A computed fold for a 71-nucleotide RNA from Paludisphaera borealis, annotated as transfer RNA. The RNAcentral record of the sequence draws on ENA and Rfam. Its Rfam family is "tRNA". Its family is annotated with triplet codon-amino acid adaptor activity in the Gene Ontology. By type it is a transfer RNA. Its mean pLDDT, the model's own confidence on a scale to 100, is 80. Taxonomically the source falls in Paludisphaera (Bacteria, Pseudomonadati, Planctomycetia, Isosphaerales).

RNA sequence: GGCGGUGUAGCCAAGUGGUAAGGCAUCGGUUUGCAAAACCGUGACCCCGAGUUCGAAUCUCGGCACCGCCU
Numbered sequence: 001g002g003c004g005g006u007g008u009a010g011c012c013a014a015g016u017g018g019u020a021a022g023g024c025a026u027c028g029g030u031u032u033g034c035a036a037a038a039c040c041g042u043g044a045c046c047c048c049g050a051g052u053u054c055g056a057a058u059c060u061c062g063g064c065a066c067c068g069c070c071u
Stems, first nucleotide, its partner, number of pairs: 001070007010024003018054001027041004047063005
């Protein structure tokens, strides 16, 4: 320098045009003599900007970061 992939909650991770699942952790509650365990509840306008669309995490363009391949 060229090509490709990934970017969603503190962490892992689904979602493929119609108000973003789940798990762990955090916090609050129930329970307990106290605690642990268990159970219930609790949070994300989706890396940034623009475009398309009635509607964008999702499609398009341009950036940024990381990873891989080629030279």